[in-house]
RNA sequence: AGAGUUUGAUCCUGGCUCAGAACGAACGCUGGCGGCAGGCUUCAUACAUGCAAGUCGCGCGAUUAAGCCCACCUUCGGGUGGGGAAUAAAGCGGCGAACGGGUGAGUAACGGGUGGAUGAUCUGCCUUCCGGUGGGGGAUAACUCCGCGAAAGCGGGGCUAAUACCGCGUACGAUUGCCACGUUGCGGCGUGGCAAAGAAAGGCGCUCCUGGCGUCGCCGGAAGAUGAGUCCGCCUCCCAUUAGCUAGUUGGCGGGAUAACAGCCCACCAAGGCCACGAUGGGUAGCCGAGCUGAGAGGUUGAUCGGCCACACUGGAACUGAGACACGGUCCAGACACCUACGGGUGGCAGCAGUAGGGAAUAUUGGACAAUGGGCGCAAGCCUGAUCCAGCCAUGCCGCGUGGGGGAUGAAGGCCUUCGGGUCGUAAACCCCUUUUCUGAGGGAAGAAAGUCCGGCGGAGGAAAUGCCGUCGGUUUGACGGUACCUCAGGAAUAAGCAACGGCCAACUCCGUGCCAGCAGCCGCGGUAAUACGGAGGUUGCGAGCGUUGUUCGGAAUUACUGGGCGUAAAGGGAGCGCAGGCGGUUCGGUCAGUCUGAAGUGAAAUCCCGGGGCCCAACCCCGGACGUGCUUUGGAUACUGCCGAACUUGAGUUCGUGAGAGGAGAGCGGAAUUCCAGGUGUAGCGGUGAAAUGCGUAGAUAUCUGGAGGAACAUCGGUGGCGAAAGCGGCUCUCUGGCACGAUACUGACGCUGAGGCUCGAAAGCGUGGGGAGCGAACAGGAUUAGAUACCCUGGUAGUCCACGCCGUAAACGUUGUGCACUAGGUGUGGGAGGUAUCGACCCCUUCCGUGCCGUAGCUAACGCAUUAAGUGCACCGCCUGGGGAGUACGGUCGCAAGACUGAAACUCAAAGGAAUUGACGGGGGCCCGCACAAGCGGUGGAGCAUGUGGUUCAAUUCGAGGCAUCGCGAAGAACCUUACCCAGGCUUGACAUCCCAGGACCGCCACGGAAACGUGGUUUUCCCUUCGGGGACCUGGUGACAGGUGUUGCAUGGCUGUCGUCAGCUCGUGUCGUGAGAUGUUGGGUUAAGUCCCGCAACGAGCGCAACCCCUGUUCCUAGUUACCAGCGGUUCGGCCGGGCACUCUAGGAAGACUGCCGCUGAUAAAGCGGAGGAAGGUGGGGAUGACGUCAAGUCAUCACGGCCCUUACGCCUGGGGCUACACACGUGCUACAAUGGUCGGUACAAAGGGCUGCGAAACCGCAAGGUGGAGCCAAUCCCAAAAAGCCGGCCUCAGUUCGGAUUGGAGUCUGCAACUCGACUCCAUGAAGUCGGAAUCGCUAGUAAUCGCGUAUCAGCUACGACGCGGUGAAUACGUUCCCGGGCCUUGUACACACCGCCCGUCACAUAACCCGAGUCGGGUGCACCGGAAGUCACUGGCUCAACCCUUCGGGGAGAGAGGUGCCCAUGGUGUGUCUGGUAAGGGGGAUGAAGUCGUAACAAGGUA
Repeated sequence: AGAGUUUGAUCCUGGCUCAGAACGAACGCUGGCGGCAGGCUUCAUACAUGCAAGUCGCGCGAUUAAGCCCACCUUCGGGUGGGGAAUAAAGCGGCGAACGGGUGAGUAACGGGUGGAUGAUCUGCCUUCCGGUGGGGGAUAACUCCGCGAAAGCGGGGCUAAUACCGCGUACGAUUGCCACGUUGCGGCGUGGCAAAGAAAGGCGCUCCUGGCGUCGCCGGAAGAUGAGUCCGCCUCCCAUUAGCUAGUUGGCGGGAUAACAGCCCACCAAGGCCACGAUGGGUAGCCGAGCUGAGAGGUUGAUCGGCCACACUGGAACUGAGACACGGUCCAGACACCUACGGGUGGCAGCAGUAGGGAAUAUUGGACAAUGGGCGCAAGCCUGAUCCAGCCAUGCCGCGUGGGGGAUGAAGGCCUUCGGGUCGUAAACCCCUUUUCUGAGGGAAGAAAGUCCGGCGGAGGAAAUGCCGUCGGUUUGACGGUACCUCAGGAAUAAGCAACGGCCAACUCCGUGCCAGCAGCCGCGGUAAUACGGAGGUUGCGAGCGUUGUUCGGAAUUACUGGGCGUAAAGGGAGCGCAGGCGGUUCGGUCAGUCUGAAGUGAAAUCCCGGGGCCCAACCCCGGACGUGCUUUGGAUACUGCCGAACUUGAGUUCGUGAGAGGAGAGCGGAAUUCCAGGUGUAGCGGUGAAAUGCGUAGAUAUCUGGAGGAACAUCGGUGGCGAAAGCGGCUCUCUGGCACGAUACUGACGCUGAGGCUCGAAAGCGUGGGGAGCGAACAGGAUUAGAUACCCUGGUAGUCCACGCCGUAAACGUUGUGCACUAGGUGUGGGAGGUAUCGACCCCUUCCGUGCCGUAGCUAACGCAUUAAGUGCACCGCCUGGGGAGUACGGUCGCAAGACUGAAACUCAAAGGAAUUGACGGGGGCCCGCACAAGCGGUGGAGCAUGUGGUUCAAUUCGAGGCAUCGCGAAGAACCUUACCCAGGCUUGACAUCCCAGGACCGCCACGGAAACGUGGUUUUCCCUUCGGGGACCUGGUGACAGGUGUUGCAUGGCUGUCGUCAGCUCGUGUCGUGAGAUGUUGGGUUAAGUCCCGCAACGAGCGCAACCCCUGUUCCUAGUUACCAGCGGUUCGGCCGGGCACUCUAGGAAGACUGCCGCUGAUAAAGCGGAGGAAGGUGGGGAUGACGUCAAGUCAUCACGGCCCUUACGCCUGGGGCUACACACGUGCUACAAUGGUCGGUACAAAGGGCUGCGAAACCGCAAGGUGGAGCCAAUCCCAAAAAGCCGGCCUCAGUUCGGAUUGGAGUCUGCAACUCGACUCCAUGAAGUCGGAAUCGCUAGUAAUCGCGUAUCAGCUACGACGCGGUGAAUACGUUCCCGGGCCUUGUACACACCGCCCGUCACAUAACCCGAGUCGGGUGCACCGGAAGUCACUGGCUCAACCCUUCGGGGAGAGAGGUGCCCAUGGUGUGUCUGGUAAGGGGGAUGAAGUCGUAACAAGGUA
């Protein structure tokens, strides 16, 4: 520090996800030790049991066990009494119990933080100082007696003490009142005077004892310290779908209350107070130091430790006290629990343990006061679940260990393997060593020094002593714990796991599984070769832990202060005016609030950071420093901002003049056109459409003429022209009226800009009331179209459109671009004004201001694009955005007559949604151009019969493959057996075939029996080759195991081969250039071509694979060579190139020439090229073939072959016999033969080419009607044979018919091949003689030696189902205007929401399933407001009668002062009633939305998406 994920790819926007750190955690697997820390986050739920706050006898009364002393008694054991000392339980009294400990429910608050104030206050114990501590009195608990009660407890009578209580005296201070003075900052401080009222307590000790002293107390006062109260400034979460709140409310006067200020409380008076800088209401929450994270700024948290606050079962209340409205106190009410004799009582773990419950989850009913600290005490000491320790838990952090060194036959074993090996791996074994840890034994700290006591010494003070202060010595004290630590002995001995290994992200193979089981943080894996599932081996990471889950921050600049955006990605308000607010021109002066700077205080400790130190190190702990960005006080500076004052003119405005304009409102006027009405002329149609029909018309339409009515809109001018803030504004005239531009002078003197709320305007549609209504025209009706057509088209037509008034307040209200100001190259139009120059003239030209367009530099932008009218550079202010869907929906609120508008969520769901640009593909987009693509022609197919292939069906099997074009006379260029892969049956198991090993033997052959054969059994025959004599080799048989074998599977694991687009003209690369990039350029453009063929141009220049050419055949000529070909001339002839002979010709087969737009003319750009012509056998590629670019179709083939994986192994292998592949209701493809006279048939007769031939072709001759047979000449073939070419030509017959057409089918008889023609061959002869009379929709081939037509040959092959395939020649046409249309293709361009690429994508209803949400008659809870009722305890106030020790008076009876019980009143908790409001649960039913491989209906959108 980044990465993955939207796309075919790219850039951007944008969300989701990951890597990091952390935790009071939990869960899974695993687990050796130690140190340090931490440990109910949930039910502030309920609690059994024990403990957690007591102490003081040196305050007091009383009492007593043991022990001591005295006395008496004694059974000698002891007992009784007294004394002092001491003391259990309880009591009076004092202090403490308000600390310490727990919890976070409540609280959004002066609660907390921070800084101040207290001149508005209090403060026990403590410290220092001043002054006192005199003299009296009356009670009361305990105790005792009586009574009540189950208990808890209570009542009454009586006795008694105090440091308990109460008067009196005194008063240094202090307090209060009055007076005076000084000082100061509000009630402060100081001084003086007068007056009033107010204190106390003793205990113990010493002594030279009427007294004095010491010590602990007590009282009054002053000060300090500590602690506390109160007040104030600033800061302190979310919701505006909470906008208004408030009656003690805000203030005043007077009182009361308090320690103290104050509406804190009360009476009266006034009507205030708070709020958009967020009041009120709702939700949530203890706050902080700090913790976590982060570069920081921030974000998040508030466990442990520390500070503050609040609470103590829930609610209320006061008492005591220095301090409480009190966790282990009191009273009342409530809920709960317990006891009960049913009358009544008791209780409060959010103290430490512990229990139940809840929960994913959190410990022992431990030890000790040894240390630290606290309470009480003179002290000893007691108490202390504070605390210190121990126990449990890997909960976290830190440290240590599980051994170290050597050790290659790289052991065994596992895994993998290309079978060679590799790897686990020096790892192990084995050898040597060590002992942290472990076990045992021994030793053994520090934490403890204070204090007390004892003894000694010194000091101050004192008359002295005790005492006090200091010091020395001694004594005493350890829960942890015999712990830490050390030593010895033993022995590698006791000790390794977890997760991951597709990318992100470090680490790969095998097996299993087969969209199953499963994984998954995101992208995504799994459908038979899974590095992604499960296991294994290996590897990687961390390690007593490792993973997972949850949460926080980070990454996320993804809320942007640091540090983002808004033309098209989410985002500019529809427009203007304008209050508040924000911001604001130039100069001078003042001030110093902001700002800057210095100093001081504070910012607790702990934490973090730095330095140092202590535990062996570390974690941890200790010491010191620094920091603490803040707040406060104060000194200073004055540039900038603010404020105050003064001035200025350039911003803004005013004035004058000129000007343009569909700017607005009202009134009036006009013509053209449509429609309607009346009349005239006139006749059969009009109208409408793609075509029609509905409709109108003989009752006279349409057309045409005249007249009239009425409404609406204003052609031409008219213009990226004008005006207006926007919406918007268009005939002409008048009236009223707003704004603007230019020119000019003077004036005002910052008066400005923006603008949350607010107000106004605001197209169309719509609403209300009343008019109006020609045309147009939702709805509606009809006609068409269509599968349907609730549409598009047509005929009609109502609201509406128009006017007036009033609503609505929205639009793609768009420049998808807020307003204002300033700055930053130009060029060229246009509208308005002014000036200059010039002129007859504002005709042109130049300058300038304002408006409105286009192009374009810099710059900006993701790109597209914007570019002085910015989307550039800045400033000011406002609005808005934060992934897609849900949704502009729901609920609430406001507005509206309604429709609806504004404001505006969540649950749930997805990993994307999007912008711009790129390359393709596609389009019922465009342009250009090809092709037997159409058209023009010729002949077919589709109908018939047969052949053949396929589907289907059938079958034991009908083996398999091929499937639009590009399967279907295809693999198959030969299925009777074989082939053969299929079926049935019979057999074989190292096998029919290959290699290796062992044993035997030559092998082969022959015979017999069984059998369908394979094969089995038996017999017979035979004795191979080489040799170094050991043996070896070939072959056969038997055996063993490695292995063979498989037309079994996967063509979607593959190679190779092939088809197809397509013989279409394309497909690419290097370098350069352009672009952020994908990519582009080149290859586009202008011409031209069959062609990316060539030329020209051009940021391209070149190149490659294709095209063309080179190759073969054919067409012309020449040369060479003539046998088997040929025969012109010569000779011979049996008349046959037969022979001699000849190479002239034909021909053969080798070579060469020839054609190149080369020449001429025209066109073209002077090019390329085209057109025409000449010459030529051939002319513009002469004709044909071979040749197939990059690629596409997961095209075809595992059955040609090869090959990975999988599968079978007495069978899915091999052999054999038979059967099947030849089936047959039917459907399709490809063919043959026909339907006839351009024909059939009979006879005669002519002319090819190319092939083949030795288990072969087979002549002549003879036989047979024929197939064929006999025969065997010749030929290894330019020699012989197959071999007859056929159509054609000549002649005869047939005469339009199911025929002398046609030949299927069937019967019979044969021939040939073959082991064998039954299933299932071909051919021949005789007989038979079917359908068929030219073929529906549709569809195929062909552009010249082509189609059509005619025969010939060959491969395969014993034969043949060949009518097929591949070749050969003979005869030999017609037509092409042309490119509109169909199909296919090429190039350019355009649109795109497609990229599996239009056979694409995709929308909505319906149906089903799932979960969430809204409404909902109601119903059940919770919170809260208001009104009223009622009112416990308690404070306060009042109180007739009643009660009462202290003080006063008294005649001693009593009275007074004062107090109390009781009562009354105010306040008030729980409670009750009524009525609102907020919120939650639940609900019949209703609603939309979401999601879900293959449901239904249509086709809305994306191309002109077929109606943009």